Predicted 3D model of a 1431-nucleotide RNA (small-subunit ribosomal RNA) from a metagenome.
The RNAcentral record of the sequence draws on SILVA.
Its Rfam family is "Bacterial small subunit ribosomal RNA".

RNA sequence: UCUGGUUGAUCCUGCCAGAGGCCACUGCUAUCGGGGUUUGACUAAGCCAUGCGAGUCGAGAGGUGCAAGACCUCGGCGAACUGCUCAGUAACACGUGGAUAAUCUGCCCUCAGGAGAGGAAUAACCCCGGGAAACUGGGAAUAAUGCCUCAUAGAUCGGGAUGACUGGAAUGUUUCCCGUUCAAAAGGUCCGCCGCCUGAGGAUGAGUCUGCGACCGAUCAGGUCGUUGUUGGGGUUACGGCCCAACAAGCCAAUAACCGGUACGGGUUGUGGGAGCAAGAGCCCGGAGAUGGAUUCUGAGACACGAAUCCAGGCCCUACGGGGCGCAGCAGGCGCGAAAACUUUACAAUGCAGGCAACUGUGAUAAGGAAACCCCGAGUGCCUGACAACCAGGCUGUCCAUCUGUCCAAAAUGCAGGUGAAGAAAGGGCCGGGCAAGACCGGUGCCAGCCGCCGCGGUAAUACCGGCGGCUCGAGUGGUGGCCACUAUUACUGGGCUUAAAGGGUCCGUAGCUUGGCUGUUAAGUCCCCUGGGAAAUCCGCCGGCUUAACCGGUGGGCGUUCAGGGGAUACUGGCUGCCUAGGGACCGGGAGAGGUGCGAGGUACUCCAGGGGUAGGAGUGAAAUCCUGUAAUCCCUGGGGGACCCCCGAUGGCGAAGGCAUCGCACCAGAACGGCUCCGACAGUGAGGGACGAAAGCUGGGGGAGCAAACCGGAUUAGAUACCCGGGUAGUCCCAGCUGUAAACGAUGUGCGUUAGGUGUGUCAGUGACCACGUGUCACUGAGGUGCCGAAGGGAAACCGUGAAACGCACCGCCUGGGAAGUACGGUCGCAAGGCUGAAACUUAAAGGAAUUGGCGGGGGAGCACCACAACGGGUGGAGCCUGCGGUUUAAUCGGACCCAACGCCGGAAAUCUCACCGGAUAAGACAGCUGAAUGAUAGUCGGGAUGAAGACUCUACUUGACUAGCUGAGAGGAGGUGCAUGGCCGUCGUCAGUUCGUACUGUGAAGCAUCCUGUUAAGUCAGGCAACGAGCGAGACCCACGUCACCAGUUGCCAGCAUAUCCUCCGGGAUGAUGGGGACACUGGUGAGACCGCCUCUGCUAAAGGGGAGGAAGGAAUGGGCAACGGUAGGUCAGCAUGCCCCGAAUUAUCCGGGCUACACGCGGGCUACAAUGGGCAGGACAAUGGGUAUCGACACCGAAAGGUGAAGGCAAUCUCCUAAACCUGUCCCAAGUUCGGAUUGUGGGUUGCAACUCACCCACAUGAAGCUGGAAUCCGUAGUAAUCGCGUUUCAACAUAGCGCGGUGAAUAUGUCCCUGCUCCUUGCACACACCGCCCGUCAAACCACCCGAGUGGGGUCUUGAUGAGGCCAUGCCAAAAGACAUGGUCGAAUCUAGGUUUCGCAAGGGGGGUUAAGUCGUAACAAGGUA
Repeated sequence: UCUGGUUGAUCCUGCCAGAGGCCACUGCUAUCGGGGUUUGACUAAGCCAUGCGAGUCGAGAGGUGCAAGACCUCGGCGAACUGCUCAGUAACACGUGGAUAAUCUGCCCUCAGGAGAGGAAUAACCCCGGGAAACUGGGAAUAAUGCCUCAUAGAUCGGGAUGACUGGAAUGUUUCCCGUUCAAAAGGUCCGCCGCCUGAGGAUGAGUCUGCGACCGAUCAGGUCGUUGUUGGGGUUACGGCCCAACAAGCCAAUAACCGGUACGGGUUGUGGGAGCAAGAGCCCGGAGAUGGAUUCUGAGACACGAAUCCAGGCCCUACGGGGCGCAGCAGGCGCGAAAACUUUACAAUGCAGGCAACUGUGAUAAGGAAACCCCGAGUGCCUGACAACCAGGCUGUCCAUCUGUCCAAAAUGCAGGUGAAGAAAGGGCCGGGCAAGACCGGUGCCAGCCGCCGCGGUAAUACCGGCGGCUCGAGUGGUGGCCACUAUUACUGGGCUUAAAGGGUCCGUAGCUUGGCUGUUAAGUCCCCUGGGAAAUCCGCCGGCUUAACCGGUGGGCGUUCAGGGGAUACUGGCUGCCUAGGGACCGGGAGAGGUGCGAGGUACUCCAGGGGUAGGAGUGAAAUCCUGUAAUCCCUGGGGGACCCCCGAUGGCGAAGGCAUCGCACCAGAACGGCUCCGACAGUGAGGGACGAAAGCUGGGGGAGCAAACCGGAUUAGAUACCCGGGUAGUCCCAGCUGUAAACGAUGUGCGUUAGGUGUGUCAGUGACCACGUGUCACUGAGGUGCCGAAGGGAAACCGUGAAACGCACCGCCUGGGAAGUACGGUCGCAAGGCUGAAACUUAAAGGAAUUGGCGGGGGAGCACCACAACGGGUGGAGCCUGCGGUUUAAUCGGACCCAACGCCGGAAAUCUCACCGGAUAAGACAGCUGAAUGAUAGUCGGGAUGAAGACUCUACUUGACUAGCUGAGAGGAGGUGCAUGGCCGUCGUCAGUUCGUACUGUGAAGCAUCCUGUUAAGUCAGGCAACGAGCGAGACCCACGUCACCAGUUGCCAGCAUAUCCUCCGGGAUGAUGGGGACACUGGUGAGACCGCCUCUGCUAAAGGGGAGGAAGGAAUGGGCAACGGUAGGUCAGCAUGCCCCGAAUUAUCCGGGCUACACGCGGGCUACAAUGGGCAGGACAAUGGGUAUCGACACCGAAAGGUGAAGGCAAUCUCCUAAACCUGUCCCAAGUUCGGAUUGUGGGUUGCAACUCACCCACAUGAAGCUGGAAUCCGUAGUAAUCGCGUUUCAACAUAGCGCGGUGAAUAUGUCCCUGCUCCUUGCACACACCGCCCGUCAAACCACCCGAGUGGGGUCUUGAUGAGGCCAUGCCAAAAGACAUGGUCGAAUCUAGGUUUCGCAAGGGGGGUUAAGUCGUAACAAGGUA
């Protein structure tokens, strides 16, 4: 003193969690010492075996005994202390201060005075009995400091007298007289003394009374019959309803009675800065209890833990007749539990009892043992050997071992000294953030698991489990639970309530709290002083003692906040007294008002009825239908009835406490504002309880009922439609009398008072001034009190509030304390009911929430833009056949990828084999290392033999060579195996878009904003102007390429105008061939330049940017077409082009070969081709290109063939040769509207080509065959000019195969010059509960599982109260026996316990019922969030 967690980010509110201290238990671990007021308190105040825990006195007596300081008995004192526990108790129990004039007090102290005379018993002992025992009966004897009588002193009570004393007050004390009743004494001795009796006083202890203090619950509001009091008795040490009789009817309570729950109280303890909060075990003081309960004796003292009697429950002994016991004393045991020690020693010390004393006794106490229970202290070594570890050597000596002395009741420990000796001692937790410490390795793979909270884990886990490393504390360290702090999350110190939880619906008013000015008095509060008390311990300072410390002692202080008595002060508060007028109230005056209640009057509309007119529809909707209408509707006119309502004025207006109040008039009632040189004189404010009022709906009774309209009935809509829309329609809406008492009853803002800048509207009253039409006029200013808007300071989380505060203060009330469960349950109370008021918990959850920000989105709004938008136009697709791709199906396989735009003639892909990844079959192959074999020769080669149909495949042998090696285990090569969601690279797409950022400054607590907005303009965030912004980067543009015009340069393989030549043809005019020499004119090719900039004119615009039109020009406003192309998004596509991480296969998922498949075919979809014909088709003839390609290639030309093609072959590595005839077009002719001379599918036959190969499964030629199709539904695509349409050509792939892709040229239109309607894009704005961003979010029923709860017929316990019965026992009275004590009987009374009946309260179980909560992927819908599609 904070930190983590709600969000994409932010600021708040708010809770949860973390870090600190203390206590109990517990996991792992552990060397020693000292100290301690630690240790069966928490649960069972449960039960206890055994031992011990209260005796002592011979100097009070008797006896027994040889004796004893032994034993028995009588007697005295003690046993009421000490010790234990905390059940009960909410109380005079405790604390503190008083009272006792209402009391007692053994032993002790002081003072005074005494102890005379006599008597009768009894125990032990002795004798005789009973009984198992415990115990007990009878007879005879005896003593005392035991008991009795008399005397004296004295005491008690009553009466009288005179005073005196104390005191706050005599009822007290004291003196005298008379009477009544009672009535003392004890001795012992060692001669010192110790005792005894009476009185007075003291001390100590105890009793009783009392002020104040001190838990929770109001879901406990009334309690009480001895209750409250009086009189008189009884009883007690003593007052008293303590008890009794009679009488009275009181007494207590919101300042909390009574009831219920919990709990011994205090000193103190824990924590905290303090205030507080929590606790009360241990130690001390007080109380209470002794198995539960009752009663009593003795005694100074008990209603008695280790006394008695009885009942109850439990246990034990028993001879069954009877007896005995009470550890909440010390040890110890069982039980209970998470939870707690030895059946030790001693009276040595300190106390206590007895005693003259010596002394005795003492589980009090003092000691020891056990326990890391707490606190304090120390150590686990140091040096060297380079060193990490081990190890070795040396040093030291805390501990340890041992010896001696000392200490102690006895030990142990300690202290002092000597010797030996590193021999003996480190763990726990953590390492994603918070929070110090791993971006290490292995395993796991939303599994196992972790996690206080957030959160990790789905194959690269710093978060799981291990290893290694590290951090932290350390003889400890973690976990669980509790308390305090953190928490200003209970706020007294010290919080809040517009929107986060929270202002009561409003007013009146009781108690209470608070209260204007002045004077006097009092002294209750308050303050000061003195006295007493506030125990000790605890706490703090200092000093001292243990080696230090803990601990202990001394001393001083403080604490115990309170209290009591006395004295003083008097400002403030309070009380009393008198006065004042500023608060408040009253009265008067003229005005304002939908203020209220009652009565009366009016108005339009609607509806109904009647009459008249009039005819076929009306009504309704997005469109319809239900519905009304031929018995005449709707519509028009007239008249009448009825109920509800009150247009315009009307407003940001007015009035009212709020709810609320609107036609007009009258009556009554009420309030507010203004004005007043009027009166009263603090009479006030707030307001727990309480009372009154209180929208709509609802309820009861009675009326009324036109319109509207829950429910309901139809019609639609829809997948459904219990809705939205439409047609009807009942309660109700209206009135009267009652009830209900709630609303987003809202300004989501309690009431009252005071203080603190203004500006500007509006309504009321008053005053002043000006104007004037002289009006009840108009305007301006000032004051008061209303009602709005803007705003300074200030406040606020912000939005916002801001003299009508949410600012600054005062007084009083109400309310809040995370979300849900829940405004629910139970209880109480109100209500006819519906329901209202009051109002929880279990359980569950890490958030829920407020305000604002940036995005995204909207079946929100605005602006701009686009032929992948529309409009206008042209042509297609969708229908047919075929080609091709995809899906599906099939198959041994039909490999795989791509799926809106942005998959589908796409990858690539025109797959015969190959490709190839698929299917079937056959076959091949392991670098390197280890094991093994191998110089006793691996391997290889040659000759020969065996075997064999044959073979160096196998085997034998000979020779040569000279170092590797079968198999297995690992590990590799390879992988078109997986993961494009691990990646690189590349690509598509948003995007034919115009956006996207940075620096500085400024605004905001901040996220962020501004700039980047607005206006105009642009293809453009293009440019201009404005502006808290000023600049800048990327993109756009500029730039580059092609093409369009011109100029210059160059001239082969291109060109040939002019000049010359050659060859060929010729109708002799000439023509053809660039073939040759030459030429550069033209064309072409390749370079280098020029040109276009809104430059010029005009208009529009702001004198801008720019735009419209025009001139000139080959070209005009980006000339045209391309290239390049931002920040980023899309987990877009590709691991199958390539590369690549990880995983997998590894003799198969590798490699090779053969065959098949990718070409299947009921079907669906996309892209194309060809058509359906006459703008056409056939035939014949004729004309004009460009781009490109070519050596395993293009192939001229010639010949053969009907053709495809074949044979031969020049030239060409190409501006040279070649592919290479362009086609549409033109001319002529036929066809004549038909399934045709359209259309060409399909099929047959015969040929050709490529290629190992043409069946599955190629292309071409010829002949024959001649299908569908006659212009294409819903829907949809492309195109704005050399474009669409149409025509052919080239090339890529390629052995062969083009309806494909990419290019080339030929012919060559129509329409628009706009718009934002559809589809989209950009910008601004708005709403949002979205942020994985609308393919978002999200609600409820139902179904499933689990959990806690509520109701519940009933059932079983406990507490408490009451009735009745029995009644242990006590007390009183009487009677009898008796001297007395006592026994018995009777009566009365109190009364435990048990039984009975009932009330109340609480707990358990419970069939069944009910909602609630939670739970990755269930069902149905789509209620909410955007205008959420009906706000």